[in-house]
The RNA shown here (SAM riboswitch aptamer (S box leader)) has 106 nucleotides and comes from uncultured Sedimentibacter sp.
RNA sequence: UCUUAUCAAGAGAGACGGAGGGAUCGGCCCUGUGAAGUCUCGGCAACCUGCAGUUAACUGAAAGGUGCUAAGUCCGACAAAGUAUUUAUUUCUUUGGAAGAUGAGG
Numbered sequence: 001u002c003u004u005a006u007c008a009a010g011a012g013a014g015a016c017g018g019a020g021g022g023a024u025c026g027g028c029c030c031u032g033u034g035a036a037g038u039c040u041c042g043g044c045a046a047c048c049u050g051c052a053g054u055u056a057a058c059u060g061a062a063a064g065g066u067g068c069u070a071a072g073u074c075c076g077a078c079a080a081a082g083u084a085u086u087u088a089u090u091u092c093u094u095u096g097g098a099a100g101a102u103g104a105g106g
Stems, first nucleotide, its partner, number of pairs: 001106007012041005020030003024077004042069003047065003051060003073099001078096005084090001
């Protein structure tokens, strides 16, 4: 970088550290009652491998490989339809898309 699946659920304590963090931009949040990061021990989930149900499908369990553990991917961003309004920009809703994250494969 490409393909594909999923993204409304779920799950935190401690030690070190010492000011940022939530991808980007805008908003809105979190944060010295301690951010990022590192480590330890838990937990959630079930994508892949393995395991059990005789095979596929499906189901189960959770040993291994990842992942995750504030807020829906925190919300929006682009387009369409609808909606309210001051007719020109806005509000709200829905759908699709984009971008992103994670897995598996190339």
Its mean pLDDT, the model's own confidence on a scale to 100, is 84.
Of the family's consensus pairs, 94% are formed in the model.
Its Rfam family is "SAM riboswitch aptamer (S box leader)". Rfam's curators write: The SAM riboswitch is found upstream of a number of genes which code for proteins involved in methionine or cysteine biosynthesis in Gram-positive bacteria.